[in-house]
Context: one part of a larger RNA
């Protein structure tokens, strides 16, 4: 450098913003970088090819000619790129209008319900089990009633739903604010797309300080099962699990399927929005727009399956992979308070 992949065979960065670079709409017009067409210059000799001669012939040698992708200038072309100017409005994006929704963050509040505490009623069990036993109870448990204290998570609504880029988000209220969407005119005039690095966010466990600590519950401790039981069952239990601040920065972080455009049969169902149709009006039936699902044609695909949400026919960027082991490990940077990450080999071996 190059082929040929990248759902599940090795292989899509965990997700964003966004530099650099890469690609980029439509019309005019103008330069002439790339691009094409052509003169000249050079492109040493050997050597390769044509061609003629020396060696009896060939290798070999000699002598002529041709090629010589390449560069340098010159003239000329202008349809693609590429600049430079000028317009467009269909990509984008602004403004209004409208309703969706567990998007974020912040501050309060509400039941239920477990556990504790206190007072009543009450008595010999309870509680766990495949049986059981630790274990709780006569210094009154378990039960049932009243009160009170705290912490955590929000039944039913809930749905094959919605919303977020992804992690993820689920009682109510009220404040601050993101982004999608659906209308309709009107505006800016290519302002896009994608993205090496960089930067930011990123479940859970973990870590630092401080707090809280109701249930749960690594690790511990015990009863039990069992040849054993460093386990599955049980009694108990402490970090953790919440809160604020800071760090970690990893995952089967998965659709195991990067992004963005455009084109490629249809049928279902379902959430937001809008239009017809008819009605006082909602429903229904057509119907359009954005998003989630099923099923399915063509095509694809080793099959499985995928099929307008493509894994289908294009292009235009980024990442990646290239035989198993050794190894996501050594060594070195670099990060990190640490665990640890990140980036990443090679002997050997099969």
């Nucleotide at each position: 450098c190059u082929g040929g992949g990248c759902g599940u065979a090795a292989a899509g960065c965990g997700c964003g913003u966004g530099u650099a670079g890469g690609c980029g709409g439509c019309c005019u017009u103008g330069c002439a970088a790339g691009u094409c067409g052509g003169a000249u210059g050079u492109g040493a000799a050997a050597g390769c090819c044509c061609u003629c001669g020396g060696c009896u012939c060939a290798a070999c040698c000699g002598g002529g000619g041709a090629a010589g992708u390449g560069c340098a200038c010159c003239c000329a072309a202008a349809a693609c790129u590429g600049c430079a100017a000028g317009g467009c409005u269909c990509g984008a994006g602004u403004u209004c209008c409208g309703g969706a929704g567990a998007g974020g963050a912040u501050a309060g509040u509400g039941g239920a319900a477990u556990u504790c505490u206190c007072g009543g009623u009450g008595u010999a069990g309870a509680g766990g089990u495949g049986a059981a036993a630790u274990u709780c109870g006569u210094a009154g448990a378990u039960a049932u009633c009243g009160a009170g204290a705290g912490g955590a998570a929000c039944a039913c609504c809930g749905g094959u739903g919605g919303c977020g880029a992804a992690g993820g988000c689920g009682g109510c209220u009220a404040u601050c604010u993101g982004g999608a969407c659906g209308g309709u005119g009107a505006c800016u005039g290519a302002c896009g797309c994608u993205g090496a690095g960089a930067c930011g966010c990123g479940a859970a466990a973990g870590c630092g300080u401080g707090g809280g600590g109701a249930g749960c519950a690594a690790a511990c401790a015990g009863g039990a099962u069992u040849a054993g039981a460093u386990a599955c069952c049980c009694u108990g239990g402490u970090a953790g699990u919440c809160c604020a601040c800071g760090c970690c920065g990893u995952a089967a972080a998965c659709g195991a399927u990067g992004g963005g455009u455009g084109c490629u049969a249809g049928g279902u169902g379902u959430c937001a929005c809008g239009g017809g149709c008819u009605u006082u009006g909602a429903c229904c039936c057509c119907u359009g727009u954005g998003g989630u699902g099923c099923c399915g044609u063509a095509g694809c695909u080793a099959a499985c399956g995928c099929a307008u949400u493509a894994a289908g026919c294009a292009c235009c960027c980024c990442g990646c992979c290239u035989g198993g082991g050794a190894a996501g490990u050594a060594c070195g940077g670099c990060c990190g308070c640490a665990a640890g990450g990140c980036u990443a080999a090679a002997a050997c071996u099969c």
The part of an RNA shown here (small-subunit ribosomal RNA, central domain) has 350 nucleotides and comes from a metagenome. Its mean pLDDT, the model's own confidence on a scale to 100, is 90. The full RNA is in RNAcentral, with records from SILVA. Rfam family: Bacterial small subunit ribosomal RNA. Its family is annotated with ribosome and structural constituent of ribosome in the Gene Ontology.